[in-house]
This record gives sequence, C1' cells and structure tokens, in this order.
RNA sequence: AGUAGAGGCACGUCGAAUCUGGGUGACGCCCAGAACGGGGGAACCAAUUCUGGGGUGAAGCGCCUGAUGAAAGGCGUAGGUCGUUCUUGAACCUAACCCGGCAGCUAACCUCGUAGGCGCAAUCAAGAAGUUCG
Repeated sequence: AGUAGAGGCACGUCGAAUCUGGGUGACGCCCAGAACGGGGGAACCAAUUCUGGGGUGAAGCGCCUGAUGAAAGGCGUAGGUCGUUCUUGAACCUAACCCGGCAGCUAACCUCGUAGGCGCAAUCAAGAAGUUCG
C1' cells in the first nucleotide's frame, strides 16, 4: 500500500414492526401516547361441519415420479422480488410458524403486535406517464 474478515455508525432494503414522552445512574427493560398492522365480533346476505376446520404470510392450486402411503424431487399455473405508477422481456423466490374442535361477512364494541433478516450493488433492461429539487 492492497486484499479478506470482524465490529460500530450512517445509508438503503424485505416486513405492520416506527416516532414521542416518562421511569431507571447508564444500557437493557418497563409504562403511556401517536402512527402503522392483525384478530375477534350484529342485522342483512352467504356457507356447510373426519374427506375436520381456521389464522399470519407472496409463499395457493394441479399433474408426474416415489407407489397402492409420508418425506423429498420435477413440471405447469396463480403470486412475489431495492424506481412513485403502468406495460413488455429476462433472471430469481414460491418459506416458516400458530390456534386446538372453534371463529364467513360484519356497525358499535373488545383485543393483540411494533419483531427478525439482508446489502455496495443489494433483480436487471427497454418504453410511457407522473412527482420533487436545481
């Protein structure tokens, strides 16, 4: 001097998962509020309960192999991925967890969460429209 790795801060990003105030000597943690997100819950309407049913989430459905089952794998299709939106093309992803016999929609009302992870190009290219700043 360079490269690689680790940690911290900042920035960006998936996600609802952020901000403010107070308590504690400080961190952590706790409390309250705002904001964002989820669940339960009438009438009316709708639906069908061993082939159990349901929730968060993009991660639903079908076919084939296994094989006469499970896991796993392959293909198709719906869905998702760092530009504010749209179109087209390509690339990639398509998990995990929870409730416990039970919940459709649902005004009033009740209640819960505010985590975890990733990154120097993190998906990229072309076109159209729009916004902001200079």
The prediction has a mean pLDDT of 76. Predicted 3D model of a 134-nucleotide RNA (c-di-AMP riboswitch aptamer (ydaO/yuaA leader)) from an Armatimonadota bacterium. Its Rfam family is "c-di-AMP riboswitch aptamer (ydaO/yuaA leader)". Rfam's curators write: This family represents a conserved RNA structure found upstream of the ydaO and yuaA genes in Bacillus subtilis and related genes in other bacteria. Lineage of the source: Bacteria > Bacillati > Armatimonadota. It was read from a public genome assembly, where an Rfam model found it.